[in-house]
RNAcentral holds the full RNA, with entries from ENA. The part of an RNA shown here (large-subunit ribosomal RNA, domain III) has 387 nucleotides and comes from an Erysipelotrichaceae bacterium. Its Rfam family is "Bacterial large subunit ribosomal RNA". NCBI's taxonomy places the organism under Bacteria, Bacillota, Erysipelotrichia, Erysipelotrichales, Erysipelotrichaceae. Its mean pLDDT, the model's own confidence on a scale to 100, is 84.
Context: one part of a larger RNA
RNA sequence: GAGUAGCGAGAUGUCAGUGAGAAUCUGACACACCGAUAGCCCAAGGUUUCCAGGGGAAGGUUCGUCCGCCCUGGGUAAGUCGGGACCUAAGAUGAGGCUGAAAAGCGUAGUCGAUGGACAACGGGUUGAUAUUCCCGUACCCGCGUACAAGUGAUGGAGUGACAAAGAAGGCUAAUAUGAGCCGGCGGAUGGAAGAGCCGGUUGAAGCGAGGUAGCUGUACUAUAGGGAAAUCCGUAGUGCAAGGCGAAAACGUGAUCAGGAGCGAACGGGUGACCAAGUAGCGAAGUGUAUGAUGCCAGCUUUCAAGAAAAGCUUCUAGCGUUAAUUGUAUGGCGGCCCGUACCAAAACCGACACAGGUGGGCAAGGAGAGAAUCCUGAGGUGAGC
Numbered sequence: 001g002a003g004u005a006g007c008g009a010g011a012u013g014u015c016a017g018u019g020a021g022a023a024u025c026u027g028a029c030a031c032a033c034c035g036a037u038a039g040c041c042c043a044a045g046g047u048u049u050c051c052a053g054g055g056g057a058a059g060g061u062u063c064g065u066c067c068g069c070c071c072u073g074g075g076u077a078a079g080u081c082g083g084g085a086c087c088u089a090a091g092a093u094g095a096g097g098c099u100g101a102a103a104a105g106c107g108u109a110g111u112c113g114a115u116g117g118a119c120a121a122c123g124g125g126u127u128g129a130u131a132u133u134c135c136c137g138u139a140c141c142c143g144c145g146u147a148c149a150a151g152u153g154a155u156g157g158a159g160u161g162a163c164a165a166a167g168a169a170g171g172c173u174a175a176u177a178u179g180a181g182c183c184g185g186c187g188g189a190u191g192g193a194a195g196a197g198c199c200g201g202u203u204g205a206a207g208c209g210a211g212g213u214a215g216c217u218g219u220a221c222u223a224u225a226g227g228g229a230a231a232u233c234c235g236u237a238g239u240g241c242a243a244g245g246c247g248a249a250a251a252c253g254u255g256a257u258c259a260g261g262a263g264c265g266a267a268c269g270g271g272u273g274a275c276c277a278a279g280u281a282g283c284g285a286a287g288u289g290u291a292u293g294a295u296g297c298c299a300g301c302u303u304u305c306a307a308g309a310a311a312a313g314c315u316u317c318u319a320g321c322g323u324u325a326a327u328u329g330u331a332u333g334g335c336g337g338c339c340c341g342u343a344c345c346a347a348a349a350c351c352g353a354c355a356c357a358g359g360u361g362g363g364c365a366a367g368g369a370g371a372g373a374a375u376c377c378u379g380a381g382g383u384g385a386g387c
Stems, first nucleotide, its partner, number of pairs: 012030006031384004039364004045345002049343001050074006059067002079140002081341004086117002091112003097106003121138005141337004145332006151321002156317005164304004170298003175292005181202006203259002207254003215246003218241007226234002263283002269276002305308001350359002366378004
């Protein structure tokens, strides 16, 4: 320079409390804003920022009794969630091998490698801070043991796993709306309103079970030139017989004599009192009909060209191994189930030097009007943006 520029999109107000001190902290009440998000849940990233008690030098664009700041304590609990003890893709690595003067490069088998495949848990409750992890209730998976029965069975063959996009229609569910339904509460200070009044609620999982709808599929036997060995399997060919087999989402029953539930609602103790304790403990009603109906679930169909992973797993077949269970099956009031993650933030906690009008993948998706996830107003929930 200069007490100048600036203080980074935005609505606050009143009363009360705390305190040395209050526009800024806390509480209440008004008012306002978002509401395909400014709500809720996760991946990445951050790494204690989470919760409690205390503090105010500095950080906070003002203030500060407050904080993502400082101090001291505390907090993340899993057979089933995610990852590993399973599988493979791009890619990486790479025994032998090839190349190179070397360093090293390439690459077979193999090994690693999720953003994919496979794989067993749901509902409620609880804390100041964790919960599909703790607790309650009800399940499921694997292994061991026990009992009984019996051939078993590839690192190999075959099947399955196993897949595009768009479109139209079908069957459902979630969700929503509604009622002279059902349950609970209320009684209009002013002329009237005990009614078809007003307000609120009307819920429930996995698992297990029975039936067999949509849909899918022939089945039994015989013969085998193929599946680099074999096969009763697959493939191929033939013959007999038409009713047999499998069985979705969902609904139904059970789970549930349970949970939850609108509403009702203490006390001990503390405080001069208002009041706090606490809307805590405890008690606890109804639980139906109809309509709309998904972008979610299921099974198929049509069309198009750019023709839409692999392996494990699972099923089956033998090769092999076997005459006693080392293997398999059935049953089970018994026993066991390892390692890592799990707090908190999806924006003031991530990437942008900042408490930065920028950027950041996925899921959920209420009401009125509407074709609509547009737009306006609202719900749940959140917020009033640090002068």